[in-house]
């Protein structure tokens, strides 16, 4: 200086699905519950998805608004340890 690697321990987070409550809707927001995750903390900057509205008309288009993000790529940050 490169590369591989992620055991083990202490925690962390919380998919579906159920009940409330909220929105036109996607969706949230709590209870309860675990599929799963080593960044399933942050952001929403590219791509995609999903709702609504208008325009157009054959269209797998487009503006505009909104979600979400545990789909792909990218920032930021952060624990332990064969380190």
């Nucleotide at each position: 200086g490169a590369a591989g690697a992620u055991a083990a321990a202490a925690g962390c987070c919380g998919a579906a699905c159920c009940u409330g409550c909220u929105g036109u809707a996607a969706g949230g927001c709590a209870g309860a519950g675990a599929c799963g995750g080593a960044a399933a903390g942050u952001c929403g900057c590219g791509g995609a998805u999903c709702c609504u509205g208008g325009a157009a008309c054959g269209a797998u288009u487009u503006c505009a608004g909104g979600a979400a993000a545990g789909c792909c790529g990218g920032a930021c940050u952060g624990c332990c340890g064969g380190a």
The RNA shown here (c-di-GMP-I riboswitch aptamer) has 83 nucleotides and comes from Candidatus Contendibacter. RNAcentral records the identical sequence in 2 taxa. RNAcentral holds the sequence, with entries from Rfam and Ribocentre. Model confidence (mean pLDDT): 83 of 100.